[in-house]
RNA sequence: GCUCCGAUCGUCUAGCCCGGUCAAGGAUAAGGGCUUCUCAAGCCCUCGACGCGGGUCCGAAUCCCGCUCGGAGCA
Repeated sequence: GCUCCGAUCGUCUAGCCCGGUCAAGGAUAAGGGCUUCUCAAGCCCUCGACGCGGGUCCGAAUCCCGCUCGGAGCA
């Protein structure tokens, strides 16, 4: 230098191919409440994310382009 794969709540992960029912779902963590003599467990609630920039489109996490970071291969 070229090719391919990946980047989503604090953490793990689904959704991307085939755009719309999504104020982006689930688990866990954290905070609050109920329960309990107390703790744990259980139940309920809250909190919190699409790597960055641009394009297409009525509408983009999803499609297209560039960039950044990580990984693999080739030279």